[in-house]
Context: one part of a larger RNA
RNA sequence: UGACGGGGACCCGCACAAGCGGUGGAUCAUGUUCUUUAAUUCGAUGCUAAACGAAGAACCUUACCAGGGCUUGACAUCCCGAGAAUUUUGUCGAAAGACGAGAGUGCUUUAUUGAACUCGGUGACAGAUGUUGCAUGGCCGUCGUCAGCUCGUGUCGUGAGAUGUUUGGUUAAGUCCAUUAACGAGCGCAACCCUUGUGAUUAGUUGUAUUUUUCUAAUCAGACUGCCCCGGCAACGGGGAGGAAGGAGGGGAUGAUGUCAGGUCAGUAUUACUCUUACGUCCUGGGCUAGAAACGUGAUACAAUGGCGAGUACAAUGCGCAGCGAAGCCGCGAGGUGAAGCAAAUCGCACCAAAGCUCGUCCCAGUUCGGAUAAGAGGCUGAAACUUGCCUCUUUGAAGUCGGAAUCGCUAGUAAUCGCAGGUCAGCAAACUGCGGUGAAUACGUUCCCGGGUCU
Numbered sequence: 001u002g003a004c005g006g007g008g009a010c011c012c013g014c015a016c017a018a019g020c021g022g023u024g025g026a027u028c029a030u031g032u033u034c035u036u037u038a039a040u041u042c043g044a045u046g047c048u049a050a051a052c053g054a055a056g057a058a059c060c061u062u063a064c065c066a067g068g069g070c071u072u073g074a075c076a077u078c079c080c081g082a083g084a085a086u087u088u089u090g091u092c093g094a095a096a097g098a099c100g101a102g103a104g105u106g107c108u109u110u111a112u113u114g115a116a117c118u119c120g121g122u123g124a125c126a127g128a129u130g131u132u133g134c135a136u137g138g139c140c141g142u143c144g145u146c147a148g149c150u151c152g153u154g155u156c157g158u159g160a161g162a163u164g165u166u167u168g169g170u171u172a173a174g175u176c177c178a179u180u181a182a183c184g185a186g187c188g189c190a191a192c193c194c195u196u197g198u199g200a201u202u203a204g205u206u207g208u209a210u211u212u213u214u215c216u217a218a219u220c221a222g223a224c225u226g227c228c229c230c231g232g233c234a235a236c237g238g239g240g241a242g243g244a245a246g247g248a249g250g251g252g253a254u255g256a257u258g259u260c261a262g263g264u265c266a267g268u269a270u271u272a273c274u275c276u277u278a279c280g281u282c283c284u285g286g287g288c289u290a291g292a293a294a295c296g297u298g299a300u301a302c303a304a305u306g307g308c309g310a311g312u313a314c315a316a317u318g319c320g321c322a323g324c325g326a327a328g329c330c331g332c333g334a335g336g337u338g339a340a341g342c343a344a345a346u347c348g349c350a351c352c353a354a355a356g357c358u359c360g361u362c363c364c365a366g367u368u369c370g371g372a373u374a375a376g377a378g379g380c381u382g383a384a385a386c387u388u389g390c391c392u393c394u395u396u397g398a399a400g401u402c403g404g405a406a407u408c409g410c411u412a413g414u415a416a417u418c419g420c421a422g423g424u425c426a427g428c429a430a431a432c433u434g435c436g437g438u439g440a441a442u443a444c445g446u447u448c449c450c451g452g453g454u455c456u
Stems, first nucleotide, its partner, number of pairs: 007456007015446002019410005026300008034291002042053002064286007073125001077124002079121005086103007107114001127275002130273002136269001138264003141260001143258001148187006154163003167178003193252004198221007224246001227240005302403001306362007318349003323342002328337003369400001374395007416438007
């Protein structure tokens, strides 16, 4: 000077408290450990790993295993030789590939050749998802969107250092004010950026039958404690008016100096080391999907604020040409057929979105709850659904009657609940990223738990 204390003072945070809904019990999905395995590829491991890398493992991916092949190599540059390229086809083979048989002659030139491509050869080299994240760059997580971290000059101290940055107020804030051996400054804070809530102007087709409107999208306005009252030296605080909005209006992007030898050599880059007829590379099949057990994250439930049946109403974000695919027709249905329209405010996904509302039924039961599991029959994608995809129909109808100790999220259009879209993607979403619909309860307070800040 820091850090730490079951030392002190002050302050803050869904930290506790007050509430609402969960997890922990059940079944299933998914990730992890462990075990098993020829292989179950690798990494991530308290908070800060565990629906994480992976925005989607049937082949591919794929890095793992078994077997079959290759050795200047699957890929790059250079040299030599031959041949244009390209294309048809035979035998063996699981394929990779191996061995053969034909067709074909282009562009360019100083007529030697050259460009591109193919085959063979030689070695320089290629190659490595091999090791080291404790050799590194870059990027990221975390403390933490916490209010801090520093510097110049001056002053003080022999010096390390201190002061400034303390103190009294105030703030979300080292925010601002007052004071003050300090005076200033920088990185942070705030603002500038995006979005949303109100209005005006302009422009409107593909939107509206039409219109003052709605909508679309561009430019402006508007909020500043500006006005009034009270307190205060001030900063500021409390209340009020007007206003769509009030004291940071809501949300986002934005992450200081540093900490954890935090994570990543498997995204890429890269030091050093290692392999080089293999730790490289091609292919077929398998595995990553196993299962005594344990843990994490979710989905669905245990029902009457409900299930089922019938009728009926209202969104927003998005996406679409190797695509979205209408009407009509067929099928109980998944779906099929059909092909109009649309590179999109025009057409389509897309229907009445679902919860909601109205009527009926069930009458508290392992049930008309719940839907696992299983059998059969089908549909779709795709060369190919056995290992191992998704969906439909009929039947089957398990556990489960609200969950021990413990533990998580959330303060308002939030929680809870309801559906919709998108990315990935041939196909596959209970995950993720967005979108709208309905829409609460509670906060006395800071003694305590956890984390953080300032002074001592």